[in-house]
RNA sequence: AAAGCAGGAGGAACAGUCGCGCUUUAAAUGAAUAUUUAAAGUGAGGAAAGUCCGAGCUCCCCAGAAUCGAGGCGCCCGGUAACACCGGGGCGGAGUGAUCCGACGGACAGUGCCACAGAAACUAUACCGCCCGCUUUGGCGGGUAAGGGUGAAAUCGUGGUGUAAGAGACCACGGCUGGCGACAGUAAUGCCGUCAGCGGGUAAACCCCGCCUGGAGCAAGGUCAAAUAGGGGAAGAGGGGCUGAUUCGUCCCGUUAUUAUUCCCGGGUGGACCGCUGGAGCCGGUGGGUAAUCACCGGUCGAGAUAAAUGACUGUUGGUCGCCUUCGGCGAUGCACAGAACUCGGCUUAUAAUUCUGCUUUCAAU
Numbered sequence: 001a002a003a004g005c006a007g008g009a010g011g012a013a014c015a016g017u018c019g020c021g022c023u024u025u026a027a028a029u030g031a032a033u034a035u036u037u038a039a040a041g042u043g044a045g046g047a048a049a050g051u052c053c054g055a056g057c058u059c060c061c062c063a064g065a066a067u068c069g070a071g072g073c074g075c076c077c078g079g080u081a082a083c084a085c086c087g088g089g090g091c092g093g094a095g096u097g098a099u100c101c102g103a104c105g106g107a108c109a110g111u112g113c114c115a116c117a118g119a120a121a122c123u124a125u126a127c128c129g130c131c132c133g134c135u136u137u138g139g140c141g142g143g144u145a146a147g148g149g150u151g152a153a154a155u156c157g158u159g160g161u162g163u164a165a166g167a168g169a170c171c172a173c174g175g176c177u178g179g180c181g182a183c184a185g186u187a188a189u190g191c192c193g194u195c196a197g198c199g200g201g202u203a204a205a206c207c208c209c210g211c212c213u214g215g216a217g218c219a220a221g222g223u224c225a226a227a228u229a230g231g232g233g234a235a236g237a238g239g240g241g242c243u244g245a246u247u248c249g250u251c252c253c254g255u256u257a258u259u260a261u262u263c264c265c266g267g268g269u270g271g272a273c274c275g276c277u278g279g280a281g282c283c284g285g286u287g288g289g290u291a292a293u294c295a296c297c298g299g300u301c302g303a304g305a306u307a308a309a310u311g312a313c314u315g316u317u318g319g320u321c322g323c324c325u326u327c328g329g330c331g332a333u334g335c336a337c338a339g340a341a342c343u344c345g346g347c348u349u350a351u352a353a354u355u356c357u358g359c360u361u362u363c364a365a366u
Base pairs, nucleotide, nucleotide: 001362002361003360004359005358006357007356008355009354012317013316014315015314016313017312018311020043021042022041023040024039025038026037027036028035029034045337049348050347052346053345054344055343056342057217058216059215060214064248065247066246067245068244070213071212072211073210074209075089076088077087078086079085090104091102092101093100094099105208106207110206111205112202113201114200127148128147129144130143131142132141133140134139156174157173158172159171160170161169175198176197177196178195179194180193181192183190184189221274222273223272224271231265232264233263234262235261238253239252240251241250242249281300282299283298284297285296286295287294288293319333320332321331322330323329324328
């Protein structure tokens, strides 16, 4: 200097004027939720997006038992309120490397599938080739799987003995799978020894195994006010919950009727308030831990709208860009992705100007 890998920051700042929403204080008006004036404070993100996970919270009256179904996760150990998230490790794979990826239990429970090509893809053979015998020289019979071909994948690999030619047929050294044992490790596993075997792959195919799981969701749910036609008709002794389904069990409403409950026609209301922001909160320091994160101490309170406020203008400063007469000046500009609607922890996706740190490879110079 170039090319990369990993992790961050940033998302303009300050002041004034005007205009909006909320909170507090003071005054006035008002029947009241309130209205007006003034002052102070405050007001949209790193993802607010996606709605993919997990929870807080609310309801299903309080609780069940059994059987089945459905869904989720899938190496080990930690973290967390919890998670399919995060951290660290193991194994496998990609890369020269820094690093990155993994849907990572089981193919010896069973059932499927492996197109085409090829002789043959789960009771594996013989297309070419090699060897032997016969032969009318066209070919026929037998042996073989070491060589070649096909393919993603074809009797584990290399060397030798042996053979008519060959082959784990035999030998030596290796590879892979599984069982057992020693050592290391919390463990997944690693490494060594020994025994047995060696035609596969696929579960991101059905399936088996292990573990976990009530349902619905702020349009949840609650309080108040107001209005209407105490409307009309049909069925009616059962109806409903705990529950995704069934059984047991149990609870609530109703039971001879203008009724619980269900269906049809018609009418009224569709308003106000709560939930709604003090939290597994945020910031800083110290300590433990490889880290995720945990503990302690100190400080702090930063939207709560409801058809939906959080804006506009001016000036200065900083950043970037362009030009120039380059101690500086002039001009332009905030460029991207994009806007709260109960809250929080994650993941995923989009992202401009600008900028920081660590590491890897290559080249050149000293």
This is a predicted structure of a 366-nucleotide RNA (Bacterial RNase P class A) from a Candidatus Zixiibacteriota bacterium. The source organism's lineage runs through Bacteria, Pseudomonadati and Candidatus Zixiibacteriota. Rfam family: Bacterial RNase P class A. Its family is annotated with tRNA processing, ribonuclease P activity and dimeric ribonuclease P complex in the Gene Ontology. Rfam classes the family as a ribozyme. Its mean pLDDT, the model's own confidence on a scale to 100, is 76.